[in-house]
RNA sequence: GUUUUAUACAGAAGUGGCGAGAGACUAGGCUCCCUGACCCACUGGCAACCUUCGCUCAACGAAAGGUGCCAAUUCCUACCCACCCGCAGCUUUGGCUGCGCUGGGACAGAUGAAUC
Numbered sequence: 001g002u003u004u005u006a007u008a009c010a011g012a013a014g015u016g017g018c019g020a021g022a023g024a025c026u027a028g029g030c031u032c033c034c035u036g037a038c039c040c041a042c043u044g045g046c047a048a049c050c051u052u053c054g055c056u057c058a059a060c061g062a063a064a065g066g067u068g069c070c071a072a073u074u075c076c077u078a079c080c081c082a083c084c085c086g087c088a089g090c091u092u093u094g095g096c097u098g099c100g101c102u103g104g105g106a107c108a109g110a111u112g113a114a115u116c
Stems, first nucleotide, its partner, number of pairs: 001116001003114005013043005021032003026078004044070003048067003051063004074108001079105004085100006
């Protein structure tokens, strides 16, 4: 790096270094950031998966050894489907279309486990 699968609206700090951007890509928003973000190191913590223990197993709970994680739902939206409502347009006045809102799903990404 490939493939499969599972999880994700909860949770989690400080110090030192660096010095201007950052929030996966693209776009539109929105937010964080020289009161030093992002990133790196150390310490600390959280608990998704693996592991160990409790239980016959599972579920559930505990531990924190291996990864991981420690702003905002994967920050929100984009693609598909659908209800109510609102706005706009069309209308043969029956309705239809588009946008917004809400909910669900997909794609993509992240992480774990297994595999090649």

This is a predicted structure of a 116-nucleotide RNA (SAM riboswitch aptamer (S box leader)) from Hymenobacter negativus. It was read from a public genome assembly, where an Rfam model found it. It matches the Rfam family "SAM riboswitch aptamer (S box leader)". Gene Ontology term of the family: regulation of gene expression. NCBI's taxonomy places the organism under Bacteria, Pseudomonadati, Bacteroidota, Cytophagales, Hymenobacter. The prediction has a mean pLDDT of 83.